[in-house]
Context: one part of a larger RNA
């Protein structure tokens, strides 16, 4: 000496459930496996180190010693770790009461708006743009009134708000269902944390089969613009967007920040629940727990910034990085209907 790191420099797995494994609260007893200690055996020779000697010296060689950091056996120690036994309640969980929520699934239902259809009124324009044109309209459009059809999305409330593990979730009602939180007791008695594999979930686009199709709109067509315009703008418009079932498995899947526990000034807003005080009407004020924001000390940081929701101080477990390009690639494996996904190099080059 026996690595340093991962918010933005390379690096946190998209997210969860959980197998093996790793790690694990308080007390007592026991054991003595780990650990420590003593003895003993072994640890070939050579080599390395020390002393002495032989070649004129040295290299080299010889003799002696030490050492060989290891392992076995026996005896001992028992603080810590482990095993076994017993006990405990603070970790974890169960029961009970309570309120909050776009958490999930299914079924039903409402109004506004767009489009289309029918009818009435009505006449020459409408539409669109920077300006236009394509387009629509005397076969009566646009506008306006009444009626109807259909699909998709839910204005206001709406929030710096809430819920969910993440993706994500927003009209209203019903049914089924998950989780979190607050409160006061009782109970179980370490039942815990993490999690390689595995399994499940996973936006959008895309794929398969069948439906649906109002609006929007890749592709495509036309009109403009332009030197050109395979674009930006305009008029149209098909997949798709929607539903059911089945695939795909990716993302700037982001807080670009893995999970758990503990500790470390505060101030202020907000959401949920509780206690006190107050008026008793909700408030206000003080305070506890849980979430979600902003500001800020110590500390940290290359800086920016983070700062009890840590990027601070520690411990446990997983994932990942190791110069740029080649390369989110090739080959091979596995997965997929395909598109492709996943795992993942090298030559060469700077």
């Nucleotide at each position: 000496c026996u690595g340093g790191g991962c918010g933005u420099a390379a690096a946190g797995g998209g997210c969860g459930u959980g197998u093996a494994g790793g790690c694990g609260g308080u007390c007592u007893g026991u054991u003595a496996a780990g650990u420590c200690u003593g003895a003993u055996g072994u640890g070939a020779a050579a080599u390395c180190c020390c002393c002495u000697c032989g070649c004129u010296c040295a290299a080299c060689g010889a003799g002696g010693g030490a050492a060989c950091u290891g392992c076995g056996u026996c005896g001992g120690a028992u603080a810590c770790u482990g095993g076994c036994a017993g006990a405990c309640u603070c970790g974890a969980g169960u029961a009970c009461c309570g309120g909050a929520g776009a958490g999930g699934a299914a079924g039903g239902u409402g109004g506004a708006a767009u489009u289309c259809c029918c009818g009435g009124u009505g006449u020459a324009g409408c539409g669109g743009u920077g300006a236009a044109a394509u387009g629509c309209g005397u076969a009566g459009a646009u506008a306006u009134c009444g009626g109807g059809a259909g699909g998709a999305a839910c204005a206001c409330c709406g929030g710096u708000g809430g819920c969910g593990a993440a993706g994500g979730c927003g009209g209203c009602c019903u049914u089924c269902u998950g989780g979190a939180c607050g409160g006061a007791u009782a109970c179980u008695g370490a039942c815990g944390c993490u999690g390689a594999g595995a399994c499940g979930c996973g936006a959008a686009a895309g794929c398969g089969u069948g439906g649906g199709g109002a609006g929007c709109a890749a592709a495509c067509a036309g009109g403009a613009u332009u030197a050109g315009a395979u674009a930006c703008c305009c008029u149209g418009g098909u997949a798709g967007u929607c539903c059911a079932c089945g695939c795909u498995g990716u993302a700037a899947a982001c807080g670009a920040u893995g999970g758990g526990c503990a500790c470390u000034a505060g101030g202020u807003g907000u959401c949920g629940c509780g206690g006190g005080u107050a008026u008793u009407g909700a408030c206000c004020c003080c305070u506890g727990c849980g979430g979600u924001g902003c500001c800020g000390c110590a500390g940290c940081u290359a800086a920016c910034g983070c700062a009890u929701u840590a990027a601070g101080u520690g411990c446990c477990c997983c994932g990942c990085c190791u110069g740029g390009g080649g390369a989110c690639u090739a080959c091979g494996g596995c997965c997929g209907c395909a598109a492709g996904g996943u795992u993942a190099a090298a030559a060469c080059u700077c």
The prediction has a mean pLDDT of 89. The part of an RNA shown here (small-subunit ribosomal RNA, central domain) has 350 nucleotides and comes from an uncultured bacterium. Its Rfam family is "Bacterial small subunit ribosomal RNA". For this family Rfam cites "Crystal structure of the ribosome at 5.5 A resolution" (Yusupov et al., Science, 2001).